[in-house]
Context: one part of a larger RNA
RNA sequence: GAACGAACGCUGGCGGCGUGGAUAAGACAUGCAAGUCGAGCGGAGCACUGUGGGUAGCAAUAUUCGCAGUGUUCAGCGGCGCAAGGGUGCGUAACACGUGGGCAAUCUGCCCUGAAGACUGGAAUAACUCCGAGAAAUCGGAGCUAAUACCGGAUGUAAUUUCUGGACGGCAUCGUCUGGAACUUAAAGCUGGGGACCGCAAGGCCUGGCACUUUGGGAUGAGCCCGCGGCCUAUCAGCUAGUUGGCGGGGUAACAGCCCACCAAGGCUAAGACGGGUAGCUGGUCUGAGAGGACGACCAGCCACACUGGAACUGAGACACGGUCCAGACACCUACGGGUGGCAGCAGUCGAGAAUUUUUCACAAUGGGGGAAACCCUGAUGGAGCGACGCCGCGUGGGGGAUGAAUGGCUUCGGCCCGUAAACCCCUGUCAUGAGCGAUCAAGCCUUUGCCGUAAACAACGGCAAAGGGUGAUGGUAGUUCAAGAGGAAGGGACGGCUAACUCUGUGCCAGCAGCCGCGGUAAUACAGAGGUCCCAAGCGUUGUUC
Numbered sequence: 001g002a003a004c005g006a007a008c009g010c011u012g013g014c015g016g017c018g019u020g021g022a023u024a025a026g027a028c029a030u031g032c033a034a035g036u037c038g039a040g041c042g043g044a045g046c047a048c049u050g051u052g053g054g055u056a057g058c059a060a061u062a063u064u065c066g067c068a069g070u071g072u073u074c075a076g077c078g079g080c081g082c083a084a085g086g087g088u089g090c091g092u093a094a095c096a097c098g099u100g101g102g103c104a105a106u107c108u109g110c111c112c113u114g115a116a117g118a119c120u121g122g123a124a125u126a127a128c129u130c131c132g133a134g135a136a137a138u139c140g141g142a143g144c145u146a147a148u149a150c151c152g153g154a155u156g157u158a159a160u161u162u163c164u165g166g167a168c169g170g171c172a173u174c175g176u177c178u179g180g181a182a183c184u185u186a187a188a189g190c191u192g193g194g195g196a197c198c199g200c201a202a203g204g205c206c207u208g209g210c211a212c213u214u215u216g217g218g219a220u221g222a223g224c225c226c227g228c229g230g231c232c233u234a235u236c237a238g239c240u241a242g243u244u245g246g247c248g249g250g251g252u253a254a255c256a257g258c259c260c261a262c263c264a265a266g267g268c269u270a271a272g273a274c275g276g277g278u279a280g281c282u283g284g285u286c287u288g289a290g291a292g293g294a295c296g297a298c299c300a301g302c303c304a305c306a307c308u309g310g311a312a313c314u315g316a317g318a319c320a321c322g323g324u325c326c327a328g329a330c331a332c333c334u335a336c337g338g339g340u341g342g343c344a345g346c347a348g349u350c351g352a353g354a355a356u357u358u359u360u361c362a363c364a365a366u367g368g369g370g371g372a373a374a375c376c377c378u379g380a381u382g383g384a385g386c387g388a389c390g391c392c393g394c395g396u397g398g399g400g401g402a403u404g405a406a407u408g409g410c411u412u413c414g415g416c417c418c419g420u421a422a423a424c425c426c427c428u429g430u431c432a433u434g435a436g437c438g439a440u441c442a443a444g445c446c447u448u449u450g451c452c453g454u455a456a457a458c459a460a461c462g463g464c465a466a467a468g469g470g471u472g473a474u475g476g477u478a479g480u481u482c483a484a485g486a487g488g489a490a491g492g493g494a495c496g497g498c499u500a501a502c503u504c505u506g507u508g509c510c511a512g513c514a515g516c517c518g519c520g521g522u523a524a525u526a527c528a529g530a531g532g533u534c535c536c537a538a539g540c541g542u543u544g545u546u547c
Base pairs, nucleotide, nucleotide: 001547002546003545004544006543007542008541009540010539013394014393015392016391017390018389019387020386026350027349028348030347031346032345035080036079037078040077041076043074044073045072046071047070048069049068050067051066052065053064054063055062056061087305088304089303097229098228099227100226101225102224103223106222107221111218112217113216114215115214116213117212119153120152121151122150128143129142130141131140132139133138158185159184161182162181163180164179165178166177167176168175169174189210190209191208192207193206194205197204198203231277232276233275238268239267240266243265244264245263246262248260249259250258280302281301282300283299284295285294286293287292307328308327309326310325311324330341331340332339333338358384360383361382362381366380367378368377369376370375397427398426399425400424408417409416410415431488433483434482435481436480437479445469446468447467448466449465450464451463452462453461491536492535493534494533495532496517497516498515502531503530504529505528506527512519513518
């Protein structure tokens, strides 16, 4: 000199863009952060419409029960999602990361694409009703019922496994393509429309959309293996028994001591094994002419973790932050028998700390989950709020104005400085203030019409085009117009040398200063105050850290 997720002191006008728990991976009150689908299914409640019956009434009507339909709400069964998104950096010196390869040793839901199919049966169970236990959390028994839930049988384009033939290829256990034989393995419906035909009707049937089953390919994502690379320590020199290799077996999606039995005695190490310390890694960031050094906040990629330790279940995917089980610590409820909880999600509280924000608005946009869709959910995200924490921009006025006014300071008492500075005159109107107008971010979406595709079809569905309707948290914000008036807006540090900037007064080795050298003991440019000057400026200094 530069830099910072900074802190502290003094000061503080506006705006834009960023950024903000670095310490206790300490403990957490409260609210929210993952739901959705009725076009998979059976119920229950409510409302409305239609219809039938009863009761009251002369009637209008009122009321009640049932059936059908529509809408809506609720929990339940079922599906998909909850493995993403969001947080943190404890652990980890490791194939964790980076980079380059390999898998002839692998898996991959939803998505795209090709092929083939979707036949026929069955038994339950939640919800619900009844009974019971319990303070609660919740649980038990009996009975009823549905499905795209569950389970048989059939079929097999196809695939698995085993045996077997051919061609091509590979360093190779083999790979690719193509034949044969045997074994095993599937499925589910929902919804829209309809001319002929069948049927009293429901429907069959035809046709579209979505969903379903098997399988090939793709895409995406993941798993595994290897070379190389990046901390300190030798005041750590030897380490190792599943250890190193083989054979056989088990296991996995898959290779492998991954695991096991047996056999052999290996394997690593001064190019630093083993041990100890520290640490998430990287793209990058800071500095520096570079080489290098230091760092890894924000943003992005990968990894690890989710109160602590362990374990598996479900699933395409987890050994799963807002799932389950066990143990532990802690906290809460309790009728003392027993239960409940996990902010390193967003806000927020306490604590420790030099120190780090609102218990805010909205799903309008972007993205994600569910759904045929409308739509619902989304503390992701988009915004606003707070903090000069940082960077950048703007302003605090401009021109004229000498009797060089006054106060103040210095003085050699002549004067000099503050100083065109002020007053005064003439202007301007940025920002702030008041008043008016007032956005972009909006396209999806819905309705109608036309054309095309599909189809037996002018229906339905899909695509394209046009017209109309409607959707904004930010926000009455940005922007812009008008109004008024210099009005509302400057401080901090320094002045002995380094280092730009000097005098007076006070003090008298005292009080004090200080980054280093050093100042202060009666004329101190070094302490304190004042005037003046210098440097920066909405900041200026100090401290800490890095180069």
Predicted 3D model of a 547-nucleotide part of an RNA (small-subunit ribosomal RNA, 5' domain) from a metagenome. The coordinates come from a structure-prediction model, not an experiment, and the mean pLDDT is 85.